[in-house]
RNA sequence: GCGGUGGUAGCUCAAUGGUAGAGUGCGAGCGUGCCAAGCUCGCGACGAGAGUUCGAUUCUCUCUCACCGCUCCA
Repeated sequence: GCGGUGGUAGCUCAAUGGUAGAGUGCGAGCGUGCCAAGCUCGCGACGAGAGUUCGAUUCUCUCUCACCGCUCCA
C1' cells in the first nucleotide's frame, strides 16, 4: 500500500429502511428473623462526519480505531 471482518448500554451479544432488545451490572422496592435466591420498577447505547430517502443503527462515500490475510521497500 491492497483486501476482508468488526465498532450498539459499565460489560457480553442481538436486531432491522419505520422511534433499538436481551443477559449481566447499578439504584429503589417486595421478599426474609437477617442475608441470599426469586419477583417488580427504574437507569443507560447504534465510533465521527457527509450523502441518498418522507424516514438511516441499517444503503453509499470519507475519516478513525481494533483484528486477520496479502504484497512491496528498507